[in-house]
Molecule: transfer RNA
Organism: Planctomycetaceae bacterium
């Protein structure tokens, strides 16, 4: 340099071919317990990597950029 894959909560990852962004773990509070752990209940936490475009409507489609990984040269 060329081609491909990936980017979503603090971490690991979902989200049927465009229609209200979720789970587990973690965090906070409460219940339970003599205390703690476990268990149960509730809660907080998101610029869906960035910038544009298409659309009534985009995490999803199109273009570009950035970062990481793989292959080739």
């Nucleotide at each position: 340099g060329u081609g491909g894959c990936u980017a979503u909560a603090g971490c690991u990852c979902a989200a049927u071919u465009g229609g209200c962004a979720g789970a587990g773990c973690g965090c906070c509070a409460g219940a339970u317990u003599g205390u703690g752990a476990u268990u149960c209940u509730g809660g907080a936490g998101g610029u869906c990597a960035c910038g544009g475009g298409u659309u009534c409507g985009a995490u999803c489609c199109c273009c570009g950029u950035u970062a990481g990984c793989c292959a080739c040269c």